Two RNAs folded together computationally: RNase P RNA and transfer RNA, 441 nucleotides in total. It holds a member of the Rfam family "Bacterial RNase P class A". It is annotated as a ribozyme. Clan: RNaseP clan.

RNA sequence: GAGUCGGUCGGAUGGUUGCUCUAGGCUUGUUCAUUCAACCCUAUAGAGGAAAGUCCGGGCACCGCAGAACAGGAUGCUCCCUAACAGGGUGAGGCCUGCAAUUGCAGGCAAUGGAAAGUGCAACAGAAAAAAAACCGCCUUCGGGUAAGGGUGAAAAAGUGGUGUAAGAGACCACUGUUCUCUGGAGAGAUUCAGAGUAUCUGUAAACCCCAUCCGGUGCAAGAUCGAAUAGGCUCUGAAAUGUUGUUCGCAUUGAUUAAAGAGCGGGUAGAUUGCUUGAUAUUCAUGGCAACAUGAAUACUAGAUGAAUGACCAUCAUGGGAAUUAAAUUGAUAAUUUCUAACAAAACUCGGCUUAUAGGCCGGCUCAA
RNA sequence: GCGAGAUAGCUCAGGCGGUCAGAGCGUCGGAUUCAUAACCCGGAGGUCGAGAGUUCGAGUCUCUCUCUCGC
Numbered sequence: 001g002a003g004u005c006g007g008u009c010g011g012a013u014g015g016u017u018g019c020u021c022u023a024g025g026c027u028u029g030u031u032c033a034u035u036c037a038a039c040c041c042u043a044u045a046g047a048g049g050a051a052a053g054u055c056c057g058g059g060c061a062c063c064g065c066a067g068a069a070c071a072g073g074a075u076g077c078u079c080c081c082u083a084a085c086a087g088g089g090u091g092a093g094g095c096c097u098g099c100a101a102u103u104g105c106a107g108g109c110a111a112u113g114g115a116a117a118g119u120g121c122a123a124c125a126g127a128a129a130a131a132a133a134a135c136c137g138c139c140u141u142c143g144g145g146u147a148a149g150g151g152u153g154a155a156a157a158a159g160u161g162g163u164g165u166a167a168g169a170g171a172c173c174a175c176u177g178u179u180c181u182c183u184g185g186a187g188a189g190a191u192u193c194a195g196a197g198u199a200u201c202u203g204u205a206a207a208c209c210c211c212a213u214c215c216g217g218u219g220c221a222a223g224a225u226c227g228a229a230u231a232g233g234c235u236c237u238g239a240a241a242u243g244u245u246g247u248u249c250g251c252a253u254u255g256a257u258u259a260a261a262g263a264g265c266g267g268g269u270a271g272a273u274u275g276c277u278u279g280a281u282a283u284u285c286a287u288g289g290c291a292a293c294a295u296g297a298a299u300a301c302u303a304g305a306u307g308a309a310u311g312a313c314c315a316u317c318a319u320g321g322g323a324a325u326u327a328a329a330u331u332g333a334u335a336a337u338u339u340c341u342a343a344c345a346a347a348a349c350u351c352g353g354c355u356u357a358u359a360g361g362c363c364g365g366c367u368c369a370a
Numbered sequence: 371g372c373g374a375g376a377u378a379g380c381u382c383a384g385g386c387g388g389u390c391a392g393a394g395c396g397u398c399g400g401a402u403u404c405a406u407a408a409c410c411c412g413g414a415g416g417u418c419g420a421g422a423g424u425u426c427g428a429g430u431c432u433c434u435c436u437c438u439c440g441c
Stems, first nucleotide, its partner, number of pairs: 001368009011317007019046002022043004027038003048344001052355002055353005060219004072215005077091001079089003092112001094109006113210002118208002120204003135150002137146003158176006177200002180197007223274004233265005240254005281300008319342009371441006379395004388426001397413004419435005
């Protein structure tokens, strides 16, 4: 210097002018009441590392009277952390890269139970794809036997040597590899080491499935409090009401199956308030732990909007990048000045994670090159 | 706060992963006709929304992202 992995920061200060919340004040209206509302003034506070995607898991609230089973879904090496998790830490085995060269070291990666419970699938090629089969080859008593050799494929029934046979074959034997069981040693455990026995076994569970563990449903539009107008309902009072006409009478209709009118009651809609931000909270220090994290002490209070505030402009400084001019005659580098530019993106009940996006700066591990 | 979907220019199939990338309309060429349409014959046109993973093998299975629609 490059690559890769991880962590961290996410411009600063000041001014002008707007917006939102809260507190205080003046005026006006209002009220039993500085009770409430409006305008104005002053002061404090005012987005993020991901506020995002809504992919997981909690809190909280209501429903289920609070139990069980089935179905369904999720997770899947060990131990630990946690309120919980598909998250995190630590280790085990595996794979990849580099150094090294039997064994080791460093870094990185991964959804890592079970294929020896069962079922399914394995295109094309190939004789044959897990059940048995004979294309070439080998043997033959011509019925047949044979999976060693050929070639195909991602994958062909473990490898080497021997015995054996007509020819062959884990058919048998020895050693090795692998699976499982038992015994002993190490470890908290996954696992590992040694010995004995057993078997010789394709891949696929991000195919069905089996095993183990976990999961009740709905979401702040949850829920709680107050509560119109209109229409309708119930109770009480009430014998007249309506039309025709300018009015009365008359006439017609309705009404004792209780009308018209009046009073009262309840509802939970529109709307308002609340839930709402003091919390598994943050910072610092100490202690325990490899670490995640836990415990203790001190300090701090840091948005709460709802057609949805947190904006705009200016000045100075800092950082990175681009351009121009000058130093100095060319190129490169450097310095100074001027000018342009500034990543992803914005709370919506709340918290812990994950994932994705991110200009530029800083720090660290590993590898490579000089 | 939730639920679906994306395949040819358009509308849609694609079962439990394999020579499985298809259909209709459209388009291009031919044939027919005096000419056009219809009918008939033939062809082209696709990184299956994007990127990873599982697998020998992915349109299909899993994860992440983008876009669209709906409650």